A computed fold for a 69-nucleotide RNA from Plethodon elongatus, annotated as transfer RNA. Its Rfam family is "tRNA". Rfam describes the family as follows. Transfer RNA (tRNA) molecules are approximately 80 nucleotides in length. The coordinates come from a structure-prediction model, not an experiment, and the mean pLDDT is 81.
RNA sequence: GUAUAUAUAAUUUAAUUAAAAUAUUAGGCUGUGAUCCUAAAAAUGAAAGUUUAAUUCUUUCUAUAAACC
Numbered sequence: 001g002u003a004u005a006u007a008u009a010a011u012u013u014a015a016u017u018a019a020a021a022u023a024u025u026a027g028g029c030u031g032u033g034a035u036c037c038u039a040a041a042a043a044u045g046a047a048a049g050u051u052u053a054a055u056u057c058u059u060u061c062u063a064u065a066a067a068c069c
Base pairs, nucleotide, nucleotide: 001068002067004065005064006063007062010022011021012020013019024040025039026038027037028036045061046060047059048058049057
């Protein structure tokens, strides 16, 4: 340089309504911790376009992965 795939919470996976598990924080329970219970916070890589409506479809860019040269 060519052609391709992937990018969602701190991490791992879903998605029809952006949901769940672990982790974090706060409270409860306990003589103290762990376990357990309750609650909270937390995300669609960036920007345009199509659409009544976009995590989903199209384009560009960024990052990563592997292949060819």